Annotation: Predicted 3D model of a 167-nucleotide RNA (Lysine riboswitch aptamer) from a mouse gut metagenome. Its mean pLDDT, the model's own confidence on a scale to 100, is 78. Its Rfam family is "Lysine riboswitch aptamer". About the family: Riboswitches are metabolite binding domains within certain messenger RNAs that serve as precision sensors for their corresponding targets. Gene Ontology term of the family: lysine biosynthetic process. The RNAcentral record of the sequence draws on MGnify.
């Protein structure tokens, strides 16, 4: 430098079918009160709706959805993947600022769980981040068990830009 592997049976993503939950919310119809403003993430235009009756607030009827989330299934794979910065592009009515998807650059993370604490979110669910925390796999050193060497035990320490095996 090529090539192929491990790492867990809860290792990562990604679709799809069920369900749960969003929620009897939002929104729609109608009756009443009520009497001038409301929607479009915020500002400033614009636009739409409004006395033929706006926001709101009662009653009655009707009633979702995305995003997340569970089980299994298929599929792609071991920087698998994720997060931050930045950039290009597309999109939320136009601009600015702000969200949001998609490619890219750099930099950070070995991996999963458990707590805390913040961000997201209807959520005590679930991600993400950052600290702790024992596991855990792998290198390395050092001790033990071993006739030696694998192994296996334990202790410390580092880290995927690694390890392992082949050429």
């Nucleotide at each position: 430098g090529a090539u192929a592997g491990a790492g867990g049976u809860u290792g990562c993503g990604u679709c799809u079918u069920c369900c749960a939950a969003g929620a009897g919310u939002a929104c729609c119809u109608u009756u009443c009160c009520g009497g001038a403003u409301a929607u479009g993430g915020c500002a400033g235009g614009c636009a739409u709706a409004g006395a033929a009756g706006a926001g709101g607030g009662a009653a009655a009827g009707g009633g979702a959805a995305a995003g997340g989330g569970g089980c299994a299934g298929a599929c792609g794979c071991c920087g698998a993947a994720a997060g931050a910065a930045g950039u290009g592009u597309c999109u939320c009515c136009c601009u600015g600022c702000g969200g949001g998807g998609c490619g890219u650059u750099u930099c950070u993370u070995g991996g999963g769980c458990g707590u805390a604490u913040g961000a997201u979110a209807a959520a005590g669910a679930a991600u993400c981040a950052u600290g702790c925390g024992a596991c855990u796999g792998u290198c390395a050193u050092c001790a033990g068990c071993u006739g030696g060497u694998u192994u296996c035990u334990g202790a410390u320490g580092g880290g995927g830009c690694g390890c392992u095996a082949u050429c």